RNAcentral holds the full RNA, with entries from ENA, Greengenes and SILVA. Predicted 3D model of a 480-nucleotide part of an RNA (small-subunit ribosomal RNA, 3' major domain) from an uncultured bacterium. Rfam family: Bacterial small subunit ribosomal RNA. Rfam links the family to the GO terms ribosome and structural constituent of ribosome.

Context: one part of a larger RNA
RNA sequence: UGACGGGGACCCGCACAAGCGGUGGAGCAUGUGGUUUAAUUCGACGCAACGCGAAGAACCUUACCUGGGCUAGAAUGCCUCUGAUCGCCAUAGAGAUAUGGUUUCCUGGGUAAAACCAGGCAGAGUGCAUGGUGCUGCAUGGCUGUCGUCAGCUCGUGUCGUGAGAUGUUGGGUUAAGUCCCGCAACGAGCGCAACCCUUAUCAAUAGUUGCCAGCGGUUCGGCCGGGCACUCUAUUGAGACUGCCGUUGACAAAACGGAGGAAGGUGGGGAUGACGUCAAGUCCUCAUGGCCUUUAUGACCAGGGCUACACACGUGCUACAAUGGCCGGUACAAAGCGCUGCGAAGUCGCGAGACGGAGCCAAUCGCAAAAAACCGGUCUCAGUUCGGAUUGAAGUCUGCAACUCGACUUCAUGAAGUCGGAAUCGCUAGUAAUCGCGGAUCAGCACGCCGCGGUGAAUACGUUCCCGGGCCUUGUACA
Numbered sequence: 001u002g003a004c005g006g007g008g009a010c011c012c013g014c015a016c017a018a019g020c021g022g023u024g025g026a027g028c029a030u031g032u033g034g035u036u037u038a039a040u041u042c043g044a045c046g047c048a049a050c051g052c053g054a055a056g057a058a059c060c061u062u063a064c065c066u067g068g069g070c071u072a073g074a075a076u077g078c079c080u081c082u083g084a085u086c087g088c089c090a091u092a093g094a095g096a097u098a099u100g101g102u103u104u105c106c107u108g109g110g111u112a113a114a115a116c117c118a119g120g121c122a123g124a125g126u127g128c129a130u131g132g133u134g135c136u137g138c139a140u141g142g143c144u145g146u147c148g149u150c151a152g153c154u155c156g157u158g159u160c161g162u163g164a165g166a167u168g169u170u171g172g173g174u175u176a177a178g179u180c181c182c183g184c185a186a187c188g189a190g191c192g193c194a195a196c197c198c199u200u201a202u203c204a205a206u207a208g209u210u211g212c213c214a215g216c217g218g219u220u221c222g223g224c225c226g227g228g229c230a231c232u233c234u235a236u237u238g239a240g241a242c243u244g245c246c247g248u249u250g251a252c253a254a255a256a257c258g259g260a261g262g263a264a265g266g267u268g269g270g271g272a273u274g275a276c277g278u279c280a281a282g283u284c285c286u287c288a289u290g291g292c293c294u295u296u297a298u299g300a301c302c303a304g305g306g307c308u309a310c311a312c313a314c315g316u317g318c319u320a321c322a323a324u325g326g327c328c329g330g331u332a333c334a335a336a337g338c339g340c341u342g343c344g345a346a347g348u349c350g351c352g353a354g355a356c357g358g359a360g361c362c363a364a365u366c367g368c369a370a371a372a373a374a375c376c377g378g379u380c381u382c383a384g385u386u387c388g389g390a391u392u393g394a395a396g397u398c399u400g401c402a403a404c405u406c407g408a409c410u411u412c413a414u415g416a417a418g419u420c421g422g423a424a425u426c427g428c429u430a431g432u433a434a435u436c437g438c439g440g441a442u443c444a445g446c447a448c449g450c451c452g453c454g455g456u457g458a459a460u461a462c463g464u465u466c467c468c469g470g471g472c473c474u475u476g477u478a479c480a
Stems, first nucleotide, its partner, number of pairs: 001480002003477003007474002010471004015464002019428005026319008034310002042053002064305005070299001076129003079125005087102006105120005131294002134292003140288002142283003145279001147277001152191006158167003171182003197271004202239007211229001216226003242265001245259005321421001325380007337368003342361002347356003387418001392413007434456007
């Protein structure tokens, strides 16, 4: 100087407390361990691994296993030679592939036509390069997690100390903040904080193929038509909030508290943004790369299988156990997205998944699209039930060469566990929790996951003694 203390003082955080809803019990989904297996590819392991890499394993993916075939090779560059190869058809085969048939090299220049030149394509040859999701993340780059959006981490000069080092950065106040003020052997500065950026809340200007009977006319009643940009909205520019004003407190400071005005008040809400560093943290399987290993195999092609196994254990979720509910009928109100090998309307058929159909739309114009909870009416009457839907049987639909291993969905039948969950444990302070649906990426198909969007919309916070984590000062130490 640090680190540590079941030492002290001060302060903060959904850290506790006060509340609301869960997990842990059930069924299922999903990940992991274990076990099994020819293989169940690999990585990730307290927080910070376990709905994680994977924004989507039937084949492919695919890295694993079994079997069949290849060896300059599946791919690329250079050199030489050839003009065929591909494609199509037939046969054999699980296919890769092999054999046979078929047909002309292609483009441009040039020429009467060729020759010839340049480029392209394919094959063969030989060699140089090669190939490797093989090992080492404890050789690395890059990227990322984490402490932590915590308020810290340092430097120059000066001063003090023999020196390590200290001072500044400590102290008194204050703040979300090393934020600001005052003081001070310090005076300044840098990376962080804040601000500048995006979005949301208000208004104005500009603009009207969305919106409006707002005012007029027509109307087959639908902004449908004429007409109009007032309003809503859309999207560009600007205004607006600065403790600016008033009062009180305070060291006359910084600031705090209350008030006015205001759409918004004291960083207005949310996001992006992550200092010096820590964990030899994670990743050689995104990529790049040193070294090592391999080269008729640890490379590469193909078919089938596996990654989907199942006495069990754990994590994360979904659905429930019901009446604030289930079922039936009717009636409303969103936002944000997506769409050309695409979204697909009306209409018709089917109980339904869906099929036929094909209008319109490169989309503020058409479509996906029905929002759902909610509201109104009816029914059920506390029961393993008209709760709950697992499981199983049958029949189907769709995607796709192909749904057996191993897809999703529909209908009929079946109707399991489950009556609110031990010890323990998690999230959340406001448009939040809870609850309700909608969209998107991936994607042929497949979502209870992920990322977004809006609808309805709470309770509680006395307080900081205690648990956890953190900041600052101080103290002890046989630790570095």